Parts: sequence; structure tokens; C1' cells
RNA sequence: AUCUGAAAAGGGCAAAGCUGUCGAAAGGCAGCGACGCAAAAUCACCGGUCUAAGGGGCUUCGGCCCUAUGACGGCAGGGUCGCCAGA
Repeated sequence: AUCUGAAAAGGGCAAAGCUGUCGAAAGGCAGCGACGCAAAAUCACCGGUCUAAGGGGCUUCGGCCCUAUGACGGCAGGGUCGCCAGA
């Protein structure tokens, strides 16, 4: 430096759900909680997914459709950094 994660050590993160809070929503944050994770660390770069406040269009005025500048990294890819062990 590269590859691998069967076992081990020390640790780390925390799904669903519940509570509080912020948000139009998706969702975020905090606490409880552990389904799982060797990158479940990090960067919205690419694809994908979710939402649609604002904007635009339509309307039988009930609403419907389009749209990300809002989100998701625990959806795949890519960049960067990285613990332990083995080869």
C1' cells in the first nucleotide's frame, strides 16, 4: 500500500415504536429504545425515492395536475477520511 472480515479485544453507531420539539409536508433534532451495521463515518457529485410551502396550469370552486429552491447517506454508485484483526 492492497485485499479480506471467520474468530478475538477495546469501543462506536442506532431501525421500528413512544415522548418532547421544529417544520406546510417529507423530514430534522433531543430523550427512551435496539432491528440491525466494519464505514449505519463524511460530501447531495450521479442515479433513485419522498414531500409540494411557494410558483404555474386546470376547475363542476370540492379540489386535481406539474414543479425543489425542501428532504432521504440505514436505496445503489462515486469522492474523501478511518479503528481492530488476518493475509